[in-house]
Predicted 3D model of a 353-nucleotide part of an RNA (small-subunit ribosomal RNA, central domain) from Candidatus Peribacteria bacterium RIFOXYB1_FULL_54_35.
Context: one part of a larger RNA
RNA sequence: CUGGGCGUAAAGCGUCCGCAGGCCUCUCUGUUAGUCUGGCGUUAAAGCACGGAGCUCAACUCCGUGUACGUGCCGGAAACUGCAGAGAUAGAGUCACUCAGAGGCAUCUGGAAUGCCGUGUGUAGGGGUAAUAUCCGUUGAUCCACGGUAGAACGCCAAAAGCGAAAGCAGGAUGCUGGGGGUGUACUGACGCUCAGGGACGAAAGCGUGGGGAGCAAAGGGGAUUAGAUACCCCCGUAGUCCACGCCCUAAACUAUGCGUGCUCGGUGUUGAGAUUUUUCAAUUGAUCUCAGUGCCUUAAGCUAACGCGGUAAGCACGCCGCCUGGGGAGUACGGCCGCAAGGCUAAAACUC
Numbered sequence: 001c002u003g004g005g006c007g008u009a010a011a012g013c014g015u016c017c018g019c020a021g022g023c024c025u026c027u028c029u030g031u032u033a034g035u036c037u038g039g040c041g042u043u044a045a046a047g048c049a050c051g052g053a054g055c056u057c058a059a060c061u062c063c064g065u066g067u068a069c070g071u072g073c074c075g076g077a078a079a080c081u082g083c084a085g086a087g088a089u090a091g092a093g094u095c096a097c098u099c100a101g102a103g104g105c106a107u108c109u110g111g112a113a114u115g116c117c118g119u120g121u122g123u124a125g126g127g128g129u130a131a132u133a134u135c136c137g138u139u140g141a142u143c144c145a146c147g148g149u150a151g152a153a154c155g156c157c158a159a160a161a162g163c164g165a166a167a168g169c170a171g172g173a174u175g176c177u178g179g180g181g182g183u184g185u186a187c188u189g190a191c192g193c194u195c196a197g198g199g200a201c202g203a204a205a206g207c208g209u210g211g212g213g214a215g216c217a218a219a220g221g222g223g224a225u226u227a228g229a230u231a232c233c234c235c236c237g238u239a240g241u242c243c244a245c246g247c248c249c250u251a252a253a254c255u256a257u258g259c260g261u262g263c264u265c266g267g268u269g270u271u272g273a274g275a276u277u278u279u280u281c282a283a284u285u286g287a288u289c290u291c292a293g294u295g296c297c298u299u300a301a302g303c304u305a306a307c308g309c310g311g312u313a314a315g316c317a318c319g320c321c322g323c324c325u326g327g328g329g330a331g332u333a334c335g336g337c338c339g340c341a342a343g344g345c346u347a348a349a350a351c352u353c
Base pairs, nucleotide, nucleotide: 004324005323006322007307008306012321014201015200016199017198021194022193023192025088026087027086028085029084030083031082033081034080035077036076037075038074039073040072041071042070048066049065050064051063052062053061054060091191092188093187094186095184096183097182098181099180103177104176105175106174107173108172109171110154114150115149116148117147118146119145120144125136126135162169163168206247207246208245209244210243211242215241216240220236221235222234223233258320259319260318261317262316263315266297267296268295269294270293271292272291273290274289275288276287277286302309303308326353327352328351335346336345337344338343
């Protein structure tokens, strides 16, 4: 170097963008760099292989013959790769029409509930638990009514639904804005795929500054329980949870399944779009089909250690990237880079089984 793997055994980077690199549709022409081929040269000796010889044999030594690999020059071939030129449209993109959507950002706004405040009413309880107690209440609570105020979250609709690269996204309205599907096939004409390094985004918790603070609630206090109870239960309660700006960069960041492309029986839902057809005066509905998404089934083949997967593949293939190599030590030490810190990323060894 070749050879094996990565859903659950070790192994898919959290996700995307993307330079270099790798790989790349069809036709024609040229070139001959790669490639193949003929000849010539080179490829020291020893070594190696085969044959033989000499030390009693062998090792060892000697003689003869010899290929392969590599490489230079001259000539030849032109399928494939490359390069150059010309063309094409099935990949990719643009355009026109159209559609769905919790996609993103900002502003405005609504009702229910909760807490608090005020007023009224009203009187002895309330609250909480398995049962208690702490706790609240005659300075008038709980309950009820009316009014006010604050913050956070959005019931029904709601779904196996939808959107987004992932993280994630849900009251309503408006503005700005990203992506996607379908139909047409008008335009460009391979403009493509993947991507080390790099860049961007990245739940929650956490950090910095300033706000905000209703409910909830790490820490903390108290009451119970208990042998104890640094818990589970109860009463309180601070960070935090919310907003703005700036950091952090992790996760069972999961489909534990990288991205792209092509190929490979069926059935049944559902979302979006379209076509055909039936009915009709028309529309609607229904039926069938196509494309795109999202589920399920037994699956047919096939795969798999099994479980299971099975057109949303873990099947059959190709391109590119990432990753794995016994358990512990250890995702640790050291070093480096990043961070305000917490810590993150990269990442061993001794020793041991």
The source organism's lineage runs through Bacteria, Bacteria candidate phyla, Candidatus Peregrinibacteriota and Candidatus Peribacteria. It was read from a public genome assembly. It matches the Rfam family "Bacterial small subunit ribosomal RNA".